[in-house]
Context: one part of a larger RNA
Molecule: large-subunit ribosomal RNA, domain IV
Organism: Cocos nucifera
């Protein structure tokens, strides 16, 4: 010098990425216990006292009480064995979760809700045979949001979907009267390769009209996919603008919340903690760019969550020192 340790006046987080890490607390038994609340909780709340021996009584195989006595700094005498309370955010909670850098506010719950599905079900796997769903049957099964419980869940169906619809419009393959091309059996010249008429059948081209579904189109649907305004003027100080007027919209964001896990400017701005606060709590609202099942507010309980500050406690630190032990170092 490094480590592992014990000790340390005064201070007491002033240390630091970070209460990491160390300390404090701690069993049992009495007696006490607060806001708040789903009345269950919270509570081991917080806060005190008491704890060994002897001996005597109650009682006695035991534990408890009770009276008296003693010793020590210490009586759960080692070892074992909660630190605690205020406030805010976030998920209601137990539960899972990145095997090997993330345990969480992320998943998932219970509980709401929307949509398919009548059973040879829907919906998945397979080419199929066949199979899970289920040896189940709408109080079930499949699928999508959301996420206990409480108060709630506004506006817009114009576009995109999805449903229903059937009056026109469009429109496939096929079907087809017809109009055309081609090839052409046959028949007449007593024969013929040659003249001449008839054209039936095949194979082609076009072809009026007939011809589902979807689309156009008529409705309807937001716990479907979405989306929820400009500008201008007005009140007897000033400021504001209940109020007018306008252009556009399928309708212009309701109720709650708000500088938020969301606010750029911004360390807005006020108050309140502190000496002193970019964090924090309560207000504001000027919401760069909250807002209602991609839910919105508010909630006790819960949490190795993240955040602000007490109280206890402490070598974290002011500011270092001392002491054991191991090991570097030297010698050997």
């Nucleotide at each position: 010098c490094u480590c592992u340790c014990u000790c340390u006046a005064a201070g007491a987080a002033a240390c630091c990425u970070a209460a990491a890490a160390a300390g404090a607390u701690a069993g049992c038994c009495c007696c006490g216990u607060a806001a708040c609340u789903u009345u269950g909780g919270g509570a081991g709340a917080a806060g005190g006292g008491g704890u060994g021996c002897c001996u005597c009584c109650u009682c006695a195989u035991a534990a408890a009480g009770g009276g008296g006595g003693u010793c020590a700094c210490a009586g759960u005498g080692a070892c074992c064995a909660g630190g605690u309370a205020c406030g805010g955010a976030u998920g209601a909670c137990u539960a899972u979760u990145u095997a090997c850098c993330a345990a969480a506010a992320a998943c998932a719950u219970a509980g709401g809700u929307c949509u398919c599905c009548g059973c040879a079900a829907a919906g998945u796997c397979g080419u199929a045979a066949g199979a899970c769903c289920a040896u189940g049957u709408a109080u079930g099964g499949g699928g999508g949001c959301u996420g206990a419980c409480g108060c709630c869940u506004g506006c817009c169906c114009a576009g995109u979907g999805c449903c229903a619809g059937a009056a026109g419009g469009u429109c496939a393959a096929g079907g087809a009267a017809g109009u055309u091309g081609g090839u052409g059996a046959c028949c007449u010249g007593a024969u013929g390769a040659c003249a001449g008429g008839a054209g039936a059948g095949c194979c082609g081209a076009u072809g009026a009209c007939c011809g589902a579904a979807g689309c156009c189109c008529u409705g309807g649907u937001g716990a479907a996919c979405a989306g929820c305004g400009g500008c201008c003027g007005u009140a007897a100080c000033u400021a504001u603008a209940a109020c007018g007027g306008u252009c556009c919209u399928a309708a212009g964001g309701u109720a709650g919340c708000a500088a938020a896990a969301u606010u750029c400017c911004u360390u807005g701005u006020c108050g309140g903690g502190u000496a002193a606060g970019u964090u924090c709590c309560g207000a504001u609202c000027c919401g760069c760019a909250c807002g209602a099942a991609a839910g919105g507010c508010a909630u006790a309980a819960c949490g190795a969550u993240c955040u602000g500050g007490g109280c206890a406690c402490u070598a974290u630190c002011u500011c270092g020192g001392a002491g054991a032990g191991a090991g570097g170092c030297u010698c050997g």